[in-house]
Source information: This is a predicted structure of a 91-nucleotide RNA (c-di-GMP-I riboswitch aptamer) from a Bacillota bacterium. The prediction has a mean pLDDT of 86. The sequence was found by an Rfam model in a public genome assembly. The model forms 100% of the base pairs in the Rfam consensus.
RNA sequence: CCCUGCUCACGGCAAACCCGGCGAAAGCCGGGGACGCAAAGCUAUAGGGUCUACGUCCCGCCAGGCGGGACAAGACAGCCUGGCCACCAGG
Repeated sequence: CCCUGCUCACGGCAAACCCGGCGAAAGCCGGGGACGCAAAGCUAUAGGGUCUACGUCCCGCCAGGCGGGACAAGACAGCCUGGCCACCAGG
């Protein structure tokens, strides 16, 4: 430096759910908790995908307003591919 992940670490992360907070929501943060993870570390301004719709636009009813639809600039890296950088063990 490359490959592999059966085993080990003083090991690491932490789904659902619960509590508190933020947010219009998706979701995020902290604590508890473990379904899982060999990158479940980072990257959403690399590409695809998914979620949400405060707001904007369109349509209908229409006084206020209500209902329906479209849209990411809001999110997800624990959906996939790519990029970057690492731990342990073995070869």